This is a predicted structure of a 156-nucleotide RNA (Lysine riboswitch aptamer) from uncultured Lawsonibacter sp. Its mean pLDDT, the model's own confidence on a scale to 100, is 78. The sequence is in RNAcentral, with records from MGnify. Lineage of the source: Bacteria > Bacillota > Clostridia > Oscillospiraceae > Lawsonibacter. The model forms 100% of the base pairs in the Rfam consensus. It matches the Rfam family "Lysine riboswitch aptamer". From the family's description: Riboswitches are metabolite binding domains within certain messenger RNAs that serve as precision sensors for their corresponding targets.
RNA sequence: GAUAGAGGCGCGGUGUUCAUGCGUACCGCGGAGCAAGGCCAGGCAGCCGCUCCGCAGGAGAGGGAACACCGCCGAAGGUACCUCCGCCUGCCUGGGCGGAGCUCCUGGGCCGUGGGAGAAUAUCUCUCGGACUGUCACAAAUUGUGGAGCGCUAUC
Numbered sequence: 001g002a003u004a005g006a007g008g009c010g011c012g013g014u015g016u017u018c019a020u021g022c023g024u025a026c027c028g029c030g031g032a033g034c035a036a037g038g039c040c041a042g043g044c045a046g047c048c049g050c051u052c053c054g055c056a057g058g059a060g061a062g063g064g065a066a067c068a069c070c071g072c073c074g075a076a077g078g079u080a081c082c083u084c085c086g087c088c089u090g091c092c093u094g095g096g097c098g099g100a101g102c103u104c105c106u107g108g109g110c111c112g113u114g115g116g117a118g119a120a121u122a123u124c125u126c127u128c129g130g131a132c133u134g135u136c137a138c139a140a141a142u143u144g145u146g147g148a149g150c151g152c153u154a155u156c
Stems, first nucleotide, its partner, number of pairs: 001156005008073001010072009026057001028055007037048003040094006076106003080103001082101007107133002110130003114126004135147005
């Protein structure tokens, strides 16, 4: 260097079903109140009257769970740095969300803690802490310490 392979509550994707979202957004009718407000923030412009109550209808997306299937074992994830694209009424300056690329970081899942995302008590994610687990090295003799996937095992 090539090929094959292992970790296990292992990783990612797709489909179906289900709940959540939600009696919400929105729409129709009736009533009451109010001119300062809404469209992410500020500026300019543009558009819309707005809020609440009652009655009658009434979703979807993102996110999730279960099951099945597919592809896999840097699987994949983060987005800290930089760049680009799309959306949030148009333009400018920011911000947010989604996506792509680059460098960097992370062996793996689990639990806790605080932060962020989220409608959320779901779930995801990051920091820190904990034990566990696979693997290798060292010491010792079945235990301890340490390292990182740019690793480890097998074959060539």